The RNA shown here (Bacterial RNase P class A) has 342 nucleotides and comes from a mouse gut metagenome. The RNAcentral record of the sequence draws on MGnify.
């Protein structure tokens, strides 16, 4: 150092508080009593109502490699690619840029295009021309070369840039440039072979002008709705509707019911045995799963767990349930164990 897992106060005496049981008389015994995040309300669910929750259509939101695990998730395992790291290991916002539009400052000639600086005398035009031809009064023709970059070629070099027509290397050319040819690097794509696959290695054809989709949009998948402040339990009076009105649901089908006000109640249930917790075993690399076996650990409603005293200790950190369980973030003094790495 990376990676996982646990602990995060505890013993004992004495008074005191809520809640259960059992007995009995206004008290006794006896058991239990805040997390590892209780927290953020970021995601799923159970569960309850909307009689039913049913089809379809629209809008929205999510999700986005493969392949498993789950009730289920945007969670979790264990792989594939890319990155980063010396290394165990960590991130990932991981389809589509070849359906279409769009954006990309400033520099820079030029960002689907181009000549700033510069390179060529191979060609067209100019200047000169030894030799050689002509002519003798002309004073002219050509060529070997030579100068010139005006026409024209050029995109190798240089130079702006995060990026400037995929590298290097030969040949070839007036100079040069996949022009040609070898490697070799990128995209699509065939076949082999190996993988359930994502994918990979090897071979082949064509091509070679940048990014960007948590930007607009495409393509696939998925999603009733309201929530414990959800519901549920109880007479009685009163008004107002039936060819109306209302719910489910934004809209269509279907389909269902009476609706709204006062008083009893500031009541009781809903409230705690769960997709619950360890142990063993057996299949899986695992996540998990299955079978036995054992266990019951808060249910409060202005809100229970507090206060003395003594020992132990590294240590008192971040922090108190409110209907219930699955992640995920986020804060956390301090102390342990395991493996692996350097």
């Nucleotide at each position: 150092g990376u990676u996982a897992g646990c602990c995060g106060a505890g013993u004992g005496a004495u008074u005191g508080c809520a809640c259960c049981u059992a007995a009995g008389u206004u008290u006794u015994a006896g058991g239990u009593g805040a997390g590892g995040a209780a927290a953020g309300u970021c995601c799923g669910a159970g569960c309850a109502c909307c009689a039913u929750a049913g089809a379809g259509c629209a809008a929205g939101u999510g999700c986005a490699c493969u392949u498993g695990a789950u009730a289920a998730c945007g969670u979790c395992a264990a792989g594939c690619u890319a990155g980063g790291g010396u290394g165990a290991c960590c991130u990932a916002a991981g389809g589509a840029a070849a359906a279409g539009g769009g954006c990309a400052a400033c520099a820079g000639a030029g960002a689907u295009a181009u000549a700033c600086c510069g390179c060529u005398a191979a060609c067209c035009a100019g200047c000169a021309a030894a030799u050689c031809c002509a002519u003798a009064u002309g004073a002219g023709g050509c060529u070997a070369u030579g100068c010139c970059a005006g026409g024209a070629g050029c995109a190798a070099g240089g130079g702006u840039g995060g990026a400037a027509a995929a590298g290097u290397g030969a040949g070839g050319u007036a100079a040069g440039a996949g022009c040609u040819c070898a490697c070799u690097c990128c995209a699509a794509u065939g076949u082999a072979u190996g993988g359930u696959g994502a994918c990979a290695u090897a071979u082949g054809u064509u091509g070679g002008c940048u990014g960007u989709a948590a930007a607009c949009u495409c393509u696939g998948c998925a999603c009733g709705g309201u929530g414990c402040a959800a519901g549920a339990u109880g007479u009685g009076g009163g008004a107002c509707a039936a060819u109306a009105g209302g719910g489910c649901u934004g809209c269509u089908c279907g389909u269902c019911c009476g609706u709204c006000c006062c008083c009893a109640a500031a009541a009781u249930c809903g409230c705690u045995u769960g997709a619950g917790c360890g142990g063993u075993u057996u299949g899986g690399c695992a996540a998990c799963a299955a079978a036995u076996c054992g266990c019951c650990u808060a249910g409060a409603u202005a809100g229970a767990u507090a206060a003395u005293c003594a020992c132990u200790c590294a240590a008192g950190a971040c922090a108190g349930a409110a209907c219930u369980c699955g992640g995920c973030u986020u804060a956390u003094a301090g102390a342990c164990u395991a493996a692996c790495u350097u």